[in-house]
RNA sequence: GCGUGCCUUCGGGGCAGGGUGACCUCCAUAUGAGGGGGAAUUCCCGACCGGCGGUGAGGCAUCAUGCCGAGCCCGCGACCCGGCCGUAGCCGGUUGAUUCGGUGAAAAUCCGAAGCCGACGGUAGAGUCCGGAAGUGAGAAGGCGCCG
Repeated sequence: GCGUGCCUUCGGGGCAGGGUGACCUCCAUAUGAGGGGGAAUUCCCGACCGGCGGUGAGGCAUCAUGCCGAGCCCGCGACCCGGCCGUAGCCGGUUGAUUCGGUGAAAAUCCGAAGCCGACGGUAGAGUCCGGAAGUGAGAAGGCGCCG
């Protein structure tokens, strides 16, 4: 320095503010059909958030090594579905969303602008609440051993 086995730790963020009122409830009335209170982080306006690895004409710093840099480009994980096999586990499948302008030799990443996306169950219809979940986990850091 490379490969490999085991162990440890770590490993997801987010409705401020306003409106509406399904529904609940109280009072009045029974030729009555009015009034009061509560009520959505889910609806409407608006606000806010961005897992991991890769790539990365960029930025910062240095003698050098370095550090930062994509939700929507590539891949992965999670959720969900199926198979083995009932548990654990393994394997397979599925798996969201971007344009325009600028610079330039070159832009999917830079600069500017405008957009778009977000599992399942619960509940007044949820990326943000509650739940499975003190779970799973891409992976990150470190330790020990073995091989070259």

Predicted 3D model of a 148-nucleotide RNA (FMN riboswitch aptamer (RFN element)) from Chloroflexi bacterium UBA6622. Its mean pLDDT, the model's own confidence on a scale to 100, is 81. The source organism's lineage runs through Bacteria, Bacillati and Chloroflexota. Of the family's consensus pairs, 100% are formed in the model.